[in-house]
């Protein structure tokens, strides 16, 4: 210098599965001011349910083959079940940052 890999950064796409029930309630009508009524997130509590953070288990495969790496598969500890947040994955950018390489 520039190409590839892999990490890290930004952008875009990115599923499933209750807006479920109980409390709780920000606040909003009504009141004889005593309440009464409707009620969103936070949080607890119950039951169904998902799988693509993360985590765990088995393994095809792979490897330098003692031993290691290993999944979109399994389980659901965690997380999630309207929106928004998040999201494995995949694409494009960035030379940041490490490795081979010319």
């Nucleotide at each position: 210098c520039u190409g590839a890999c892999a990490c890290g950064c930004g952008c875009g796409g990115g599923a499933g599965a209750g807006a479920c029930c109980u409390c709780g309630g920000a606040c909003c009508g009504a009141u004889u001011c005593g309440u009464c009524g409707g009620g969103u997130a936070a949080g607890a509590g119950g039951c169904g349910c998902c799988g693509a953070a993360g985590g765990a288990g088995c393994a095809a495969c792979c490897g330098c083959c003692c031993c290691g790496g290993a999944a979109u598969c399994u389980c659901u500890c965690a997380g999630g079940c309207a929106a928004a947040a998040g999201g494995a994955c995949c694409g494009c950018g960035c030379a940041g940052c490490g490795u081979c390489g010319a």
About this RNA:
Predicted 3D model of a 102-nucleotide RNA (Glycine riboswitch aptamer) from Novosphingobium resinovorum. Model confidence (mean pLDDT): 76 of 100. It was read from a public genome assembly, where an Rfam model found it. Its Rfam family is "Glycine riboswitch aptamer". Rfam describes the family as follows. This family represents the bacterial glycine riboswitch.